[in-house]
A computed fold for a 163-nucleotide RNA from Pedosphaera sp., annotated as c-di-AMP riboswitch aptamer (ydaO/yuaA leader). Its mean pLDDT, the model's own confidence on a scale to 100, is 76. The organism belongs to Pedosphaera, within Bacteria. The sequence was found by an Rfam model in a public genome assembly.
RNA sequence: GGUUGCAGGCAGCCGAAGUCCGGCAAUCCCAGGUCGGACACGGGGGAACCAGAGUUCCGCGUAAGACUCGCGGAUGGGGCGAACGGGCCGGGCAACCGGUAACCGCGGACACUUCCAGGUCCGAGCCCGACAGCUAACCUCGCCGGCUUUUGGAAGGGCGAAC
Numbered sequence: 001g002g003u004u005g006c007a008g009g010c011a012g013c014c015g016a017a018g019u020c021c022g023g024c025a026a027u028c029c030c031a032g033g034u035c036g037g038a039c040a041c042g043g044g045g046g047a048a049c050c051a052g053a054g055u056u057c058c059g060c061g062u063a064a065g066a067c068u069c070g071c072g073g074a075u076g077g078g079g080c081g082a083a084c085g086g087g088c089c090g091g092g093c094a095a096c097c098g099g100u101a102a103c104c105g106c107g108g109a110c111a112c113u114u115c116c117a118g119g120u121c122c123g124a125g126c127c128c129g130a131c132a133g134c135u136a137a138c139c140u141c142g143c144c145g146g147c148u149u150u151u152g153g154a155a156g157g158g159c160g161a162a163c
Base pairs, nucleotide, nucleotide: 011148012147013146014145018039019038020037021036022035023034024033041142042141043140044139045138050133056074057073058072059071060070061069076131077128078127079126080125084105085104086103087100088099089098090097091096106123107122108121109120110119112156113155114154115153116152117151
């Protein structure tokens, strides 16, 4: 001097995922833990009007008797999210399934906001379970987790210093 790990502090990023109050526990104190609540933020369900046209399959159970009732599973459909479309390749009669980058298009993130140019990345995952369009009143749920980046110009703002 560099790299890595741990603890604390400070500054930020993705995202709705932040702030405050109280109890408990712990304690020298701070921070933190746990439970509950409030506010903020976010999602879903839910009339009229308008729009729209569905109710599939398997297993088990109950019963004299199951397409019908109950339970479980699947997938048709649906939800959160930027997380998609095409082309090409392979399988297949087809529907469809799988793969694909340094192919094309499109979507998303990157130290105030917007625009222009440029650069680096991402395009996953999860949930509901035959069921949901929109939707006032109303009902209901979430508030986790993961990270360490920063180029230039223009306009508009914010903060600080000086006077």